Overview: A computed fold for a 1517-nucleotide RNA from a Fimbriimonadaceae bacterium, annotated as small-subunit ribosomal RNA. Model confidence (mean pLDDT): 83 of 100.

[in-house]
RNA sequence: AAAGCUUUCUUCGGAGAGUUUGAUCAUGGCUCAGGACGAACGCUGGCGGCGUGCCUAAAACAUGCAAGUCGAACGAGGGCUUCGGCCCUAGUGGCGAACGGCGGAGUAAUACGUGAACAACGUGCCCCCAAGUCCGGGACAAACGCAGAAAUGCCAUAAAUACCGGAUGUGGUCAGGAUGAUGCAUAUCAAUCUGAUUAAAGGUUUUUCGCUUAGGGAGCGGUUCACGGCCUAUCAGCUAGUUGGCGGGGUAACGGCCCACCAAUGCUACGACGGGUAGGGGGUCUGAGAGGAUGAUCCCCCCGAGUGGGACUGAGACACGGCCCACACACCUACGGGUGGCAGCAGUUGGGAAUCUUGCACAAUGGGGGAAACCCUGAUGCAGCGACGCCGCGUGGAGGAUGACGGGUCUAGGCCUGUAAACUCCUUUUAUCAGGAAAGACUUAGGACGGUACCUGAUGAAUAAGCCCCGGCUAACUACGUGCCAGCAGCCGCGGUAAGACGUAGGGGGCAAGCGUUGUCCGGAUUUACUGGGCGUAAAGGGCGCGUAGGCGGCCUGUUAAGUGUGAAGUGAAAUCUCCAGAGCUCAACUCGGAAACUGCUUUACAUACUGGCAUGGCUUGAGGAAUGCAGAGGUGAAUAGAAUUCCUGGUGUAGCGGUGAAAUGCGUAGAUAUCAGGAGGAAUACCCAUGGCGAAGGCAGUUCACUGGGCAUUAUCUGACGCUGAGGCGCGAAAGCGUGGGGAGCAAACAGGAUUAGAUACCCUGGUAGUCCACGCCCUAAACGAUGGAUGCUAGACGUAAGAGGUAUCGACCCCUCUUGUGUCGCAGCUAACGCAUUAAGCAUCCCGCCUGGGGAGUACGGCCGCAAGGUUGAAACUCAAAUGAAUUGACGGGGACCCGCACAAGCGGUGGAGCAUGUGGAUUAAUUCGAUACUAACCGAAGAACCUUACCCAGGUUUGACAUCGAUCGAAACACCUAGAGAUAGGUGCUUCUCCCCAAAAGGGAGACGUGAAGACACUUGUUGCAUGGCUGUCGUCAGCUCGUGCCGUGAGGUGUACGGUUAAGUCCGCCAACGAGCGCAACCCUCGUCCUAUGUUGCCAGCGAUUAAAGUCGGGAACUCAUAGGAGACCGCCGGUGUAAGCCGGAGGAAGGUGAGGAUGACGUCAAGUCAGCAUGGCAGUUACGCCUGGGGCUUCACACAUGCUACAAUGGACGCAACAAAGGGCAGCAAUACCGCGAGGUGGAGCAAAUCCCAAAAAUACGUCCUCAGUUCAGAUUGCAGUCUGCAACUCGACUGCAUGAAGGCGGAAUCGCUAGUAAACGCAGGUCAGCUAUACUGCGUUGAAUACGUUCCCGGGUCUUGUACACACCGCCCGUCAAGUCACCUGAAUUGUCUUCACCCGAAGUCCGUGGCCUAACCGUAAGGAGGGAGCGGCCGAAGGUGAGGGGGGUAAGGGGGACUAAGUCGUAACAAGGUACCCGUACCGGAAGGUGUGGGUGGAUCACCUCCUUA
Repeated sequence: AAAGCUUUCUUCGGAGAGUUUGAUCAUGGCUCAGGACGAACGCUGGCGGCGUGCCUAAAACAUGCAAGUCGAACGAGGGCUUCGGCCCUAGUGGCGAACGGCGGAGUAAUACGUGAACAACGUGCCCCCAAGUCCGGGACAAACGCAGAAAUGCCAUAAAUACCGGAUGUGGUCAGGAUGAUGCAUAUCAAUCUGAUUAAAGGUUUUUCGCUUAGGGAGCGGUUCACGGCCUAUCAGCUAGUUGGCGGGGUAACGGCCCACCAAUGCUACGACGGGUAGGGGGUCUGAGAGGAUGAUCCCCCCGAGUGGGACUGAGACACGGCCCACACACCUACGGGUGGCAGCAGUUGGGAAUCUUGCACAAUGGGGGAAACCCUGAUGCAGCGACGCCGCGUGGAGGAUGACGGGUCUAGGCCUGUAAACUCCUUUUAUCAGGAAAGACUUAGGACGGUACCUGAUGAAUAAGCCCCGGCUAACUACGUGCCAGCAGCCGCGGUAAGACGUAGGGGGCAAGCGUUGUCCGGAUUUACUGGGCGUAAAGGGCGCGUAGGCGGCCUGUUAAGUGUGAAGUGAAAUCUCCAGAGCUCAACUCGGAAACUGCUUUACAUACUGGCAUGGCUUGAGGAAUGCAGAGGUGAAUAGAAUUCCUGGUGUAGCGGUGAAAUGCGUAGAUAUCAGGAGGAAUACCCAUGGCGAAGGCAGUUCACUGGGCAUUAUCUGACGCUGAGGCGCGAAAGCGUGGGGAGCAAACAGGAUUAGAUACCCUGGUAGUCCACGCCCUAAACGAUGGAUGCUAGACGUAAGAGGUAUCGACCCCUCUUGUGUCGCAGCUAACGCAUUAAGCAUCCCGCCUGGGGAGUACGGCCGCAAGGUUGAAACUCAAAUGAAUUGACGGGGACCCGCACAAGCGGUGGAGCAUGUGGAUUAAUUCGAUACUAACCGAAGAACCUUACCCAGGUUUGACAUCGAUCGAAACACCUAGAGAUAGGUGCUUCUCCCCAAAAGGGAGACGUGAAGACACUUGUUGCAUGGCUGUCGUCAGCUCGUGCCGUGAGGUGUACGGUUAAGUCCGCCAACGAGCGCAACCCUCGUCCUAUGUUGCCAGCGAUUAAAGUCGGGAACUCAUAGGAGACCGCCGGUGUAAGCCGGAGGAAGGUGAGGAUGACGUCAAGUCAGCAUGGCAGUUACGCCUGGGGCUUCACACAUGCUACAAUGGACGCAACAAAGGGCAGCAAUACCGCGAGGUGGAGCAAAUCCCAAAAAUACGUCCUCAGUUCAGAUUGCAGUCUGCAACUCGACUGCAUGAAGGCGGAAUCGCUAGUAAACGCAGGUCAGCUAUACUGCGUUGAAUACGUUCCCGGGUCUUGUACACACCGCCCGUCAAGUCACCUGAAUUGUCUUCACCCGAAGUCCGUGGCCUAACCGUAAGGAGGGAGCGGCCGAAGGUGAGGGGGGUAAGGGGGACUAAGUCGUAACAAGGUACCCGUACCGGAAGGUGUGGGUGGAUCACCUCCUUA
């Protein structure tokens, strides 16, 4: 010395939140929490101290006061007198009135602040020093008188410290001579000689106060210079006294300050000139600071005094309470003429949201006058009013629980208010009363405040609490009312019947004599970023280059010391701020003292690393030059070539051509298209051609020639920092467009026609003009993009490609390696919000330029500049919103893509849609046709059964503690049977008379219990409302294969991974691989039924063998084999074989009853649809309560022009009818099923064996088989409808049941568009049973068996779903979002013929007061002169200048305004559909034309376009 650690002390110190999204990160605005105030408003209000109080109309002011004093300067008048004198005063005179006090209009520099300068200045009163103060003279006021309304004017008399003359001259000044000293300079100073000139006032008297001249001082002022501090460039050029000089004038003084002349300068992008705004500073508020904002009170400076101009006096003014003039306003007037200036203190009016008493005193401090006493002082000291602010105090203290009453809430228990109150004890600050009583005051009389502060005593809790808030931010919660109303709101946002957000109440939170609101400033806001931001996609890189000013700049040396650093000196007023174990008011606020600070400026000494200056010093690496080579669509001009399109001519040839999704317009028999030959003309240059090349960018392409710009490599030869950037400026600048003249083949805005369409001003088609092309001249914009400014240096690599050079090795410049420059791809560190960038940076740094600061309004308006025009460039505001935006994430969606599945399509079979009927629904109707369900997922659904009941609806009749439950005084058994009235409910009556237990026990009586009745009241009740307050249950996606979690990993994060990929599966089923490893809910399996076998058991089931009986029959003995029943097991697992595959698995085969999930069922993940249900049930809130409850009779739910849905029966011969003959399964049965038998054609009836059922019954299965008839027809099909006659159920079949018999015999001939089901024991066909149920509308529903097919190539398409990927402006998620015109309302703005006032400039006219200059005549006390007169002075007049005013011409910014224009906003208006997905024609930019509108089309450009294919390149292997 450096680094690290530890300890001690001191000081200081920076917080965020809400809001864009489904969620995230970022960007970005808006809003809030803090502090402050000369404040105001609302509610409230006890006291004191200290402060503070017209921010607006620099508006106007009544009244009083705010500047006087001196009699020791003067005369005069008056009064008093003890005659000594004293007092008062208008005037002359002196001093003061230029201070103090008030205000901030003007002023952007004649101001202020800081620091300097005056050798270019002044100074009354005050201090110091030197010298002096002599002799004379003439007036004006006042007073008196006159005139006048007044202001005022006129005549005579007459004093002074007023005025004047003379003398003196220490001195001063001026001129001249000579000397010395000093300074940066003009020059200054000192002493000296001569000449000229120049002063004075007295008063009082005890003494001093004055006066004059000169010098010095102090304090005060004047002038000059440098630097500093507002906005605007939509103000870019300004300037004639302007800039300078010479000479004058003027001033206290320098100076264009003024004048004459001469020259033509001077200022400006470092912002002149103009416009707007504004007093400046110390300070104040805020802030961590840097800053930002501000300039009340206090202090300093400036400016102003009704507005404008001017001078006078004076030491000092161009003068707030002085003068003159003009103007405006106001007042007085005798109409002749006068007067006034509160931005002094009070006060008034007005304006305004808003700001005080017409107070006391000169006691203190200070000022003026005076010798002094003293006088004056609205300065000042005090008081009054105002919560306006800061500070302090109080409104009581202790105890007190049954946690009183009341209030609020409640789950009805309680809880809160709450020790709070009451009550007991205590205290007296404050308030009230009474008594005392200051300091402030000096050598001294004198105290407004003030009988005030303060002290003492008395009484008594007595006299004293409000305001705001309680959804989040943000501390604090409930009830009721209200029902998108009323209202709230700082932002987000609350309110549509359960509001912690509105209103009220209770409770709570915060602050407190205040509390809130509003306004303004700073903060938060790093949101203008110096400290301390950015620009690829969020706002933001100029279209590109050349280059001026400016900024920045390589290596070495010397010098200087401007910047820079250190020290010192001066200054930075005081007050303020900070600090003090400072002081004074009881504390504090407040005041006083001290320290520190004032971060600044000036001067000076030293240092010299860096920056700068100087060097006619040096260097070579930056830069440039030279030489030798090289590549290239670089540019300009001229010439030229071939292919193709079109047109023309001729030939061949014949009916079409052309065009489209399909067509048509169009062309063609006057010969097209096609084809051959010849010709014309214009435009563009296939292949080569390439993330190849060149250029600054725009851009550049056949070939040749001429001219020409730039670049690269190599050599290391020359110059020697010559460099980089670049505001203004200049040039270039695609396409479209414009002007003039050409040219015109093709293409093609506009336009025309044809299509498409609801329309089609479009997309498509047929034509077609500008234009596209050339020359010259304009325009100057693009998604002019790498959305990435230029330059320099540094920071891993890999692989291509273009140009050049070198090395190696060669026949070879073949390959290979290296270097430089350009152009690409990938990638590390790093950066980034992410995406991504990554030696061609968006990394790390430096320099310079451009640009940004929320979205919209708007690249608009106005103004300027440019342009022929179109238009370009520069470029706002009002108003409005709380967002707009970027990247990425998860979903959803796509008329995006890939893969996969499903009776999804296809292949088939059978239906529906047509007919009749049944049933349900809509609609209509009705007294009522109760209610709900209403895309798939309502519509033979709730309802597995409406004649009454059901029933909820309608009509009518009743009833009101109720049909039902609990409590209930009273009374009593309840019932049951019968009669009367009534439609019935109901009402009335009669009969019958009877419960159990206990006490006492003989009875009576009493009590209790069950049951019944039951007044009043609590309550019951409600199919009333809300399925959008709910539970539960259900439907649907979907029996689809998905949905998640833990830990880990990745990502700032939302999230991702796992779950993706390759296979496989019915499957997220399994396998392989993998930053994942595991797990859960789902899948599968486990459960049930069916299919095979075995074992056990054997009645009511079975009967092979044995025996018996019968007409027959498991009927009987018996049997236990079989079927069957009931249990329990076995069996199937890709297990075995072959093939294939890593595996999972797949294909084939064997065996087996069954083969790859064997068939069927039950089983429904996370969730979606505010899906359905308050009428199944339950249930919160609301509603009804002699009714929306309950009872009864009747009616309705069964209506009927019609529409839809689901079915049945058919249309017939694969059928119908009749006869005869077979074969099931699964069920049900006692208020039941019912056999045999008899009656009836039949439905059914009579009757009743058997059976609570493997026993009996329902019970006949039907299609089918066999036989006969019908023979293709509205029929021997079909059966609707209707008539008659019956049966059954039931209180009751009219509305409104089913069935039977006879008769009747409709539509219907296989069904348009469209549409449904089904993949095997399935479809189709056939019957059987059951539930509900008295009966039935069942053709429905739920089950059961019988007969028993066809087809699937396949996944292009339709529908639904799953996975991955892609785009997105969607997230209520495409039934999304969203654009423009039009219509309506409101608001602000632009323009606008004109009109109105204001500011300002220029020119001219007029010209007040007044200074200065001139001046014939006129007037004139002092001096000279005997006089005449003179000197001097004055008025008047004239001149220059000159305010206000006038005229004319401009400029700036305002007000009003018919009309015109777009803009913004406003739950549900109209027209379309432009954009977001390939948005259905990809979109967008510039430009031009067109169109109701979004917009369309042409031309050039961009990708910020999806999809598919190909090429190239890269990465990995």